[in-house]
Annotation: RNAcentral holds the sequence, with entries from ENA. The RNA shown here (transfer RNA) has 75 nucleotides and comes from an Opitutaceae bacterium. It matches the Rfam family "tRNA". Its mean pLDDT, the model's own confidence on a scale to 100, is 80. NCBI's taxonomy places the organism under Bacteria, Pseudomonadati, Verrucomicrobiota, Opitutia, Opitutaceae.
RNA sequence: GCGCCUGUAGUUCAAUGGAUAGAACUCUGGCCUCCGAAGCCAGCGAUUCGGGUUCGACUCCCGACGGGCGUACCA
Numbered sequence: 001g002c003g004c005c006u007g008u009a010g011u012u013c014a015a016u017g018g019a020u021a022g023a024a025c026u027c028u029g030g031c032c033u034c035c036g037a038a039g040c041c042a043g044c045g046a047u048u049c050g051g052g053u054u055c056g057a058c059u060c061c062c063g064a065c066g067g068g069c070g071u072a073c074c075a
Stems, first nucleotide, its partner, number of pairs: 001071007010025004018055001027043005048064005
């Protein structure tokens, strides 16, 4: 370089083209406790970017960027 796969929260994962994009762990606060841990309650936090299709896009299409895998041989 070329081909294929892939990109959602700090991390690991959900979300039939249609509700305010959810869960677990982490983190923060509270309850509990003599103090912690555990447990319980609450909170913060995300669709890589730009276009297109559609009444409606995390989802489909195109491009860019990032990541992973394969290939780089004969003539």